[in-house]
Context: one part of a larger RNA
């Protein structure tokens, strides 16, 4: 030098994308404990004392006793104050994202906010079920019957789940148009002398499907524009207009969505492109691709603070193994 390991004076996160690492804390006993909350939590929240040995008292068991053990205080004392003495053994607290949870996952770079989920809905399915496997026989569903099985979507609870069926998509419609193959034969050709045989062949008759009529969004999906208007400005509850199946309700919004943007304004810092309250000019949220909420949870993530630290200011020593001389 390099690995592992131990210790550091002042400072304590200045390090660095980020406290990554490390290090602080750890046990048992008394005290004591906040928002919020689904009253169950949250909680070991937080944070404060104590803990060793030696005698004295007391009290209970045991023993003839001397004396032994064992317990609740209580007083005195002892010691490099070291005493859960070694291994072992939670660092805490506050705000937001997103996900309910506990589980699942890419064996061998990803553990997550991804997938499951209980709980919701739409739809098929009456039993030889529906739906999957098989060419079929068969079988699974299921020795089960709609409180049941399959498909799909959503994800716990609370408050909720607007508007649009034009277009596609499903279900329904004894009419009407179009519509094969069959039936159907008017005619028309060959050829025969002829009976015939061959071929071709109109109308008219024919389902499903399309067409066309409805309905249906927890089906696939969709949810405008320009223009003016109040006694300061600004703005626009008003009011013209063009389009449209309808023109985005509630609620949330610089947000895991906001380009312009470090957006503006408050808070936290001497100093904050991050962070949290708001505001709404929403490039380009939005209601089961589900909307906003939310206790508890999380080796998830942003972002503050205490403590604690060789992360750093800057590095230094020691120990072990190696590098390195020699043998």
């Nucleotide at each position: 030098c390099u690995a592992c390991u131990g210790c550091g004076a002042a400072g304590g996160a200045a390090c660095u994308c980020g406290g990554c690492a490390a290090a602080u804390u750890g046990c048992c006993c008394u005290c004591g404990u906040a928002a919020c909350u689904u009253c169950g939590g949250a909680a070991g929240a937080a944070g404060a004392g104590g803990g060793a040995c030696u005698g004295a008292u007391u009290c209970a068991g045991c023993g003839c006793a001397a004396g032994c053990u064992g317990g609740c205080g209580u007083c005195a004392g002892u010691g490099a104050c070291a005493c859960a003495a070694g291994c072992c053994a939670g660092g805490g607290g506050g705000u937001g994202g997103c996900g309910a949870c506990u589980g699942u996952u890419u064996a061998u770079c990803a553990a997550a906010a991804a997938c499951a989920c209980a709980g919701g809905g739409c739809u098929c399915u009456g039993c030889g079920a529906a739906g999957c496997c098989g060419u079929a026989a068969g079988g699974c569903g299921a020795c089960g019957u709609a409180u049941a099985g399959g498909g799909u979507c959503u994800g716990a609870c609370u408050c909720c789940u607007g508007c649009c069926c034009a277009g596609u998509g499903c279900c329904g419609g004894a009419a009407g148009g179009u519509u094969a193959a069959g039936a159907g034969g008017a005619g028309a050709g060959g050829u025969g002398c002829a009976a015939g045989c061959c071929u071709u062949g109109a109308a008219u008759u024919g389902a499903a499907g399309c067409c066309c009529c409805g309905g249906u969004g927890a089906a696939c999906g969709g949810c405008g524009g320009c223009c003016g208007u109040a006694a300061c400005u600004a703005u626009a509850a008003c009011g013209g207009u063009c389009c449209u199946a309808a023109g985005g309700u509630a609620g949330c919004g610089a947000a895991a969505u906001u380009c312009c943007u470090u957006g503006u304004c408050g808070g936290g810092u001497a100093a904050g492109u991050u962070c949290c309250g708001a505001c709404c000019u929403g490039c380009a949220c939005g209601a089961a691709u589900g909307g906003a909420g939310u206790a508890a949870c999380g080796a998830c993530u942003u972002c503050c603070c205490c403590g604690c630290u060789g992360u750093c200011u800057c590095c230094g020593c020691a120990g072990u193994a190696g590098a390195c001389u020699c043998a």
Molecule: large-subunit ribosomal RNA, domain IV
Organism: Terricaulis sp.